[in-house]
RNA sequence: UGAGCAGUACAGACGGUCGCUGGCGCAUUGCGCGAGAGGAAAGUCCGGGCUUCACAGGGCAGGAUGCCGGCUAACGGCCGGUGGGAGCGAUCCUAAGGAAAGUGCAACAGAAAGUAUACCGCCGCGAAAGCGGUAAGGGUGAAAUGGCAGUGUAAGAGACUACCGGGCCUCCGGUAACGGAGACCGCAUUGUAAACCCCAUCCGAAGCAAGUCCAUGAAGGAACUUUAUGGCUGCCCGCCAUGUUCCGGGUAGGACGCUUGAGUUCUGCGGCAACGCAGUUCCUAGAUAGAUGACCGUCCAAGACAUAACCCGGCUUACAGUACUGCUCUUUUU
RNA sequence: GCCGAUAUGGCGGAACUGGCAGACGCACAUGACUCAAAAUCAUGCGGGAAACCAUGCGGGUUCGAGUCCCGCUAUCGGCA
Numbered sequence: 001u002g003a004g005c006a007g008u009a010c011a012g013a014c015g016g017u018c019g020c021u022g023g024c025g026c027a028u029u030g031c032g033c034g035a036g037a038g039g040a041a042a043g044u045c046c047g048g049g050c051u052u053c054a055c056a057g058g059g060c061a062g063g064a065u066g067c068c069g070g071c072u073a074a075c076g077g078c079c080g081g082u083g084g085g086a087g088c089g090a091u092c093c094u095a096a097g098g099a100a101a102g103u104g105c106a107a108c109a110g111a112a113a114g115u116a117u118a119c120c121g122c123c124g125c126g127a128a129a130g131c132g133g134u135a136a137g138g139g140u141g142a143a144a145u146g147g148c149a150g151u152g153u154a155a156g157a158g159a160c161u162a163c164c165g166g167g168c169c170u171c172c173g174g175u176a177a178c179g180g181a182g183a184c185c186g187c188a189u190u191g192u193a194a195a196c197c198c199c200a201u202c203c204g205a206a207g208c209a210a211g212u213c214c215a216u217g218a219a220g221g222a223a224c225u226u227u228a229u230g231g232c233u234g235c236c237c238g239c240c241a242u243g244u245u246c247c248g249g250g251u252a253g254g255a256c257g258c259u260u261g262a263g264u265u266c267u268g269c270g271g272c273a274a275c276g277c278a279g280u281u282c283c284u285a286g287a288u289a290g291a292u293g294a295c296c297g298u299c300c301a302a303g304a305c306a307u308a309a310c311c312c313g314g315c316u317u318a319c320a321g322u323a324c325u326g327c328u329c330u331u332u333u334u
Numbered sequence: 335g336c337c338g339a340u341a342u343g344g345c346g347g348a349a350c351u352g353g354c355a356g357a358c359g360c361a362c363a364u365g366a367c368u369c370a371a372a373a374u375c376a377u378g379c380g381g382g383a384a385a386c387c388a389u390g391c392g393g394g395u396u397c398g399a400g401u402c403c404c405g406c407u408a409u410c411g412g413c414a
Base pairs, nucleotide, nucleotide: 002329003328004327005326006325007324008323009322010321012299013298014297015296016295017294018293020036021035023033024032025031026030038305042316043315045314046313047312048311049310050207051206052205053204057237058236059235060234062203063202064201065200066199067081068080069079070078071077082096083094084093085092086091097198098197102196103195104192105191106190119138120137121134122133123132124131125130146164147163149161150160151159165187166185167184169182170181171180172179173178211256212255213254214253220247221246222245223244224243228242229241230240231239263282266279267278268277269276270275300303335413336412337411338410339409340408341407344360345359346358353397362378363377364376365375366374380387381386390406391405392404393403394402
């Protein structure tokens, strides 16, 4: 210099005028002071708090996760590592338990597709037809029963031997996943579990339109009944409560839940890190038809994606650009 | 705000357990019949010259995906 990898921060700024939603003060329907969206507020995909239902009982079913260790309130998240894969590299990806527990499936092609098999070929016998041996070679297929070289043989074959691969045992290192070394076994038993399933761990259900309190209003009628109906989602048991369903009629809304919280900033300590502990500092929207906008001026890099509705921790997806940090490779120079 | 479902030619709608996707109906086009039209009958009917690509879009698992898994998009329904 060029190409690339990983990560962080910002998300127009300043001033003026007029509004909108809360809070506080003075005052009496106005005035003043101060506050007012995001990194994703989004998708609602996971986890937790909170609330109600029997303070949530038992069994079956169902769902989720799936290498190892750690972090956490918890997680399908994060951090560190192991194995496998991609890249020269920085680095990135990885639903990565079990297929000798069992069942299913493997279309077409092919001789044969899961207790293997024999079309061409090769070899032996035979005049030939054919019979027997074989799996080196060809052909089919996504996949053909370890690979390759030799010995051996009529031709061949783990039949035998070396190396590689695989299985199993022992020792060493590591918390573990796993790695290394040595010995043994010639080693038929493929793939698929994001097919059923098995194993291990976890899960009660619903959701702030949850739910609690105050207040307003009205007119009854019909049907079914206790072997009923409802409450904890599916089934069975168990428990609790009580009439239930349909038609018709009536109503007026308000308060709480609601924002101080697994919170923010900075420092120190422990840890490779995620994170934890201690101190310090700050208070930062809370509406209920739903506020955060409009206009003007100046500047620049000319402003993207998008607007809270109970709250947090993550994941995923969308995003104009700008700035910065660390690292790798190539070329040249020293 | 919360909860749930669906997506296949122009339209409706099949494809059951993963194995040649578009069966079948409607609509449309062309031809026949008719003086003309309707009805009826016949043929065609996603794109592309072909290879091939097409099940809302993008990935993954598998030899193989409309079907199984993950993430988006659009539409529809329920809850005071």
Molecule: RNase P RNA; transfer RNA
Organism: Candidatus Hippenecus merdae